[in-house]
RNA sequence: CCGGGGUCGGUGUAAUUCCGAGCCGGCGGUUAAAGUCCGCGACCCGACCGCAGCCAGCGGCCGGUUGACCUGGUGAAAUUCCGGGACCGACGGUGAAAGUCCGGAUGGGAG
Numbered sequence: 001c002c003g004g005g006g007u008c009g010g011u012g013u014a015a016u017u018c019c020g021a022g023c024c025g026g027c028g029g030u031u032a033a034a035g036u037c038c039g040c041g042a043c044c045c046g047a048c049c050g051c052a053g054c055c056a057g058c059g060g061c062c063g064g065u066u067g068a069c070c071u072g073g074u075g076a077a078a079u080u081c082c083g084g085g086a087c088c089g090a091c092g093g094u095g096a097a098a099g100u101c102c103g104g105a106u107g108g109g110a111g
Stems, first nucleotide, its partner, number of pairs: 001111001007021004023099001024089002026040004035087002044064003048060004069085005091103003
């Protein structure tokens, strides 16, 4: 230094959360460019240590967990490119269920 995205329409008392269409894609690797391959990080869970100590909580460290792709073409080589059709997206909050709104986060963290 370092993350993108809720636009239009519908239903409704109420939805940027539901329905239809559309929108977005961290970091390293790879015979060739990847949200879906391999790995990392974040979120989440647990043990231990410290602070605090009624409880709650905060920090450190180690470990665990962690989503989703097929098909045709080109080629020496592509689950990475091109054509086609699919799929996935932490936790808490909310007048109604969230990848996109608000919040932890002016944080953490791979690089």

Background:
Predicted 3D model of a 111-nucleotide RNA (FMN riboswitch aptamer (RFN element)) from Humibacillus xanthopallidus. It matches the Rfam family "FMN riboswitch aptamer (RFN element)". Its family is annotated with FMN binding in the Gene Ontology. Lineage of the source: Bacteria > Actinomycetota > Actinomycetes > Micrococcales > Humibacillus. The prediction has a mean pLDDT of 80. The sequence is in RNAcentral, with records from MGnify.